Annotation: A computed fold for a 318-nucleotide part of an RNA from a marine sediment metagenome, annotated as large-subunit ribosomal RNA, domain IV. The full RNA is in RNAcentral, with records from MGnify.
[in-house]
Context: one part of a larger RNA
RNA sequence: AUCAAGUUAAGGGAAUUCGGCAAAAUAGCCCUGUAUCUUUGGUAUAAGGGGUGCCUGCUCCGCAGGGGGCAGGCUGCAAUAACAAGGGGAGUCCGACUGUUUAUCAAAAACACAGGUGGCUGCUAGUCCGUAAGGAUGUGUAUAGCUGCUGACUUCUGCUCACUGCCAGUACGUGAACGCCCUUUUCAAGGGGUCUAAGCGCUGGUGAAGAGCGGGCCUAACUCUGAGGCUCUCACGGUAGCGUAAUACCUUGCCGGUUUAAUGCCGGCUUGCACCAAUGAAGCAACGAGAUUCCUACUGUCCCUAACUUGAGCCUGA
Numbered sequence: 001a002u003c004a005a006g007u008u009a010a011g012g013g014a015a016u017u018c019g020g021c022a023a024a025a026u027a028g029c030c031c032u033g034u035a036u037c038u039u040u041g042g043u044a045u046a047a048g049g050g051g052u053g054c055c056u057g058c059u060c061c062g063c064a065g066g067g068g069g070c071a072g073g074c075u076g077c078a079a080u081a082a083c084a085a086g087g088g089g090a091g092u093c094c095g096a097c098u099g100u101u102u103a104u105c106a107a108a109a110a111c112a113c114a115g116g117u118g119g120c121u122g123c124u125a126g127u128c129c130g131u132a133a134g135g136a137u138g139u140g141u142a143u144a145g146c147u148g149c150u151g152a153c154u155u156c157u158g159c160u161c162a163c164u165g166c167c168a169g170u171a172c173g174u175g176a177a178c179g180c181c182c183u184u185u186u187c188a189a190g191g192g193g194u195c196u197a198a199g200c201g202c203u204g205g206u207g208a209a210g211a212g213c214g215g216g217c218c219u220a221a222c223u224c225u226g227a228g229g230c231u232c233u234c235a236c237g238g239u240a241g242c243g244u245a246a247u248a249c250c251u252u253g254c255c256g257g258u259u260u261a262a263u264g265c266c267g268g269c270u271u272g273c274a275c276c277a278a279u280g281a282a283g284c285a286a287c288g289a290g291a292u293u294c295c296u297a298c299u300g301u302c303c304c305u306a307a308c309u310u311g312a313g314c315c316u317g318a
Base pairs, nucleotide, nucleotide: 002312003311004310005309006308007307008306009305011303012302015301020298028052029051030050031049032048037042039152053074054073055072056071057070058069059068060067061066075079087296088295089294090293091292092291093290094288095287099111100110115150116149117148118147119146120145121144126137127136128135129134153283154282155281156280158213159212160211163210164209165206166205167204168203169202172201173200174199179194180193181192182191183190214232215231216230217229218228241275242272253269254268255267256266257265258264
């Protein structure tokens, strides 16, 4: 020289950068004051503003330690003078929340959750462990136990049973062995027939079961659009709501707002390559070391570097 850990920087103040990463700023207590939204509990220390040390006098409360108030004065750059000690606000997405997790690269939108709902089960039950004896649930009994999905709350949860599954039924068909009957002159093996369980066929049910939820042509006094009509096909043809989305290929869609300038963000439209209703849909106060955008304060992140402290290192010498 350089590096590490720090300190300080005029003017500007995020121009840095994927991104304010890092740093700075804020900070305690008292008084005041507090929007929007809201599940009326909260949001809230919202935001914002003022004060804060010491001395003297007076005064109030208390049994006391002690505490409160008023007036005047003193020092300093500064009085929560050190330490300690929230930056704040606005929009959107996701998950309701507190919680849990990849010990040792992931803390999350993943898991759980209260709540919702389906299924099994009447107890010598159902489920699980065990070859069994036996044991757990449980010395419980359907307001219980086991199990699947969803995941607070609010408004809701459409159509389809053709396929697959499950449940129920079944006159009939099919259906193994055993049994029975017949049989190659007798015996045996064999052959044929009859009877028949479950299952399958058959009949029905079932979607908060696995799942699925179309195409073409024409059409209204300018144009556009298509309420409407025709047709093919299917089990039914995507309802409400939402929508360029954590989902949209085209795509930096179009319009508006934000910026001097925006592939960003927010709002609206929406023909949705390929949203969609407990594989839940749409909202939503509160909450979040979650994701993302903006504003304010603040700053060596930067313009643009510099100086200093400590240590490593480096240089010189013994």